[in-house]
Context: one part of a larger RNA
RNA sequence: GGCGCACGGUGGAUGCCUUGGCACCAGGAGCCGAAGAAGGACGUAGGAGCCUGCGAUAAGCCCCGGGGAGUCGGCAACCAGACUUCGAUCCGGGGAUUUCCGAAUGGGGAAACCUGAUUGGGCGUAAUGGCCCAUCGCCCCUGCCUGAACACAUAGGGCAGGUGGAGGUAACGUGGGGAAGUGAAACAUCUCAGUACCCACAGGAAGAGAAAGCAAAAGCGAUUCCCUGAGUAGUGGUGAGCGAAAGGGGAACAGGCCAAACCGAUCACGUGUCAUAGCCGGCAGGCGUUGCGUGACCGGGGUUGCGGGACCGGCCAGCCAGAGCUGCUGAUCUGGCAGGAAGUAAGAAAUCGUUUGAGUAGCCGAAGACGUCUGGAAAGCGUCGGCACAGAGGGUGACACCCCCGUAGACGAAACUCAAGCGACUUCCGGACGGUAUCCCAAGUAGCACGGGGCCCGAGAAAUCCCGUGUGAAUCCGGGAGGACCACCUCCUAAGCCUAAAUACUCCCUGGUGACCGAUAGUGCACAAGUACCGUGAGGGAAAGGUGAAAAGUGCCCCGGUGAGGGGUCGUGAAAUAGUACCUGAAACCGUGUGCCU
Numbered sequence: 001g002g003c004g005c006a007c008g009g010u011g012g013a014u015g016c017c018u019u020g021g022c023a024c025c026a027g028g029a030g031c032c033g034a035a036g037a038a039g040g041a042c043g044u045a046g047g048a049g050c051c052u053g054c055g056a057u058a059a060g061c062c063c064c065g066g067g068g069a070g071u072c073g074g075c076a077a078c079c080a081g082a083c084u085u086c087g088a089u090c091c092g093g094g095g096a097u098u099u100c101c102g103a104a105u106g107g108g109g110a111a112a113c114c115u116g117a118u119u120g121g122g123c124g125u126a127a128u129g130g131c132c133c134a135u136c137g138c139c140c141c142u143g144c145c146u147g148a149a150c151a152c153a154u155a156g157g158g159c160a161g162g163u164g165g166a167g168g169u170a171a172c173g174u175g176g177g178g179a180a181g182u183g184a185a186a187c188a189u190c191u192c193a194g195u196a197c198c199c200a201c202a203g204g205a206a207g208a209g210a211a212a213g214c215a216a217a218a219g220c221g222a223u224u225c226c227c228u229g230a231g232u233a234g235u236g237g238u239g240a241g242c243g244a245a246a247g248g249g250g251a252a253c254a255g256g257c258c259a260a261a262c263c264g265a266u267c268a269c270g271u272g273u274c275a276u277a278g279c280c281g282g283c284a285g286g287c288g289u290u291g292c293g294u295g296a297c298c299g300g301g302g303u304u305g306c307g308g309g310a311c312c313g314g315c316c317a318g319c320c321a322g323a324g325c326u327g328c329u330g331a332u333c334u335g336g337c338a339g340g341a342a343g344u345a346a347g348a349a350a351u352c353g354u355u356u357g358a359g360u361a362g363c364c365g366a367a368g369a370c371g372u373c374u375g376g377a378a379a380g381c382g383u384c385g386g387c388a389c390a391g392a393g394g395g396u397g398a399c400a401c402c403c404c405c406g407u408a409g410a411c412g413a414a415a416c417u418c419a420a421g422c423g424a425c426u427u428c429c430g431g432a433c434g435g436u437a438u439c440c441c442a443a444g445u446a447g448c449a450c451g452g453g454g455c456c457c458g459a460g461a462a463a464u465c466c467c468g469u470g471u472g473a474a475u476c477c478g479g480g481a482g483g484a485c486c487a488c489c490u491c492c493u494a495a496g497c498c499u500a501a502a503u504a505c506u507c508c509c510u511g512g513u514g515a516c517c518g519a520u521a522g523u524g525c526a527c528a529a530g531u532a533c534c535g536u537g538a539g540g541g542a543a544a545g546g547u548g549a550a551a552a553g554u555g556c557c558c559c560g561g562u563g564a565g566g567g568g569u570c571g572u573g574a575a576a577u578a579g580u581a582c583c584u585g586a587a588a589c590c591g592u593g594u595g596c597c598u
Stems, first nucleotide, its partner, number of pairs: 001597009015583001016546002020517002022514007029506002031168002039101003042055003046079002049075003061095006070083003106115003116136003120133004138165002140162007172203001173201005183190001187237001213220002224251005234242002255498003262300003266296006277290001278287002280330006305476001307441004311435003315431002318337006339429005351424010362411001364409001368384004373380001385402002387391001393405003447471007457483001478493005533540002553582001555569005
């Protein structure tokens, strides 16, 4: 030195464990913010630090409930001092306080800092200085005042009022912009993809939505979503690829309001009397520019495609009061009652009461003992019992239905919130028929030309839909569509608006589940984790769990620096080769002893 054996060191694999994750299900909630948010800075406990809580009233203050013996949050003990059956700590509901920064908003600013004004209010000083509170940003809307060029006016300016806006937010949504890697086995049209990403804005959902739709000789009847139709019809350097619709079956169902014609009121402008225009009709009286035209605004009316409405005609339809220039009469209008209908999701819009249910604390809740068994410990084993609408699960010194928490089942709210029903309350209420002469039925619109985009559709025979530039109709004998275009036929009625549900998503709350993970896994994070650390910055981003049932966490002696660390003996413990560098403790690697070989 090698090989073997034995015993160690180092190391932290493996096994077991789980406080943490992951995925999903059901229900809830789906916003917060100038009444100052989200997120932070700095403070705050008698005693240093970090986390948690809170805000100069600062691990807290007040009220109302629950609860019932200890408490003064965690790491985390210790010292000191307090509170508590006159009910503390703790849990829930409501309220108060809530520094500074931050949309940040008096002005400024290198966030958490600097510095003002006021005819305001208060404190303090002999007085000035000083201190505290309040108010003071911009935009928008409403009202009022003022007021140029330029006469009226308008612009502009000022004042007051507004729980008007601003910012944040995981995904889902709508819109405005919009790639490339890639695929085509290269690459340019094409694809990836209207994806990623950026921006704006909204809601608990959004968007869409009551046919100028589909269809096809038969019909359907808003929209949305799912299955199918169907990888079909198509499209496509006819390459790669892309890729419908009708129809059928389901989920859910809901329809409404305007513009215009016409009538009336007010205002403005123009025009207007032979009192022969006008004042609802008739008769009588009376008035005197009240008229007519145009425009604005308001109220009524009206809303459709077997076209509808205006307009005209008669018919039917409660009561009471009032109105107009006057009286009578008819009609009309207004208000009230009666009758009827509807309603907070559209169609107008608030609030209250009551009942029931739910949520935000809780509460009751059955039944086991023994053993000279094993063991450190009994829940194991043995013997004999019990409960069960409860033998889900967790804990307890090993494996517990009957020890503890729970579980099945039953019960519970002063306060706040939600839902549903009822009531209050609010709103609305003529109808059908006939007539067709006249009027209306959404204009720089539809259409067309050119240039684009989007549709399964890449310019194609290219309709339909949407933009840009130009041009530019018709009003029902009107107009659009049915895939160029024309005819016939059929369907529909554009150029205004609103609309629940079925659908998408999950930052968040509650409960539950797992042929999901078990510390190199599972979130990046089971631990002081978005921490330490790195980077000028945007940003990147770890490692790190386990003594024991219980700290019972090792008294004394020795070495050593009055160390670190170790040793001895005793002690604790079931175990100390469980000693905090702590469960198990593999391998590489390093030793000690010994046998054999050299």
A computed fold for a 598-nucleotide part of an RNA from a soil metagenome, annotated as large-subunit ribosomal RNA, domain I. The full RNA is in RNAcentral, with records from SILVA. It matches the Rfam family "Bacterial large subunit ribosomal RNA". Its mean pLDDT, the model's own confidence on a scale to 100, is 81.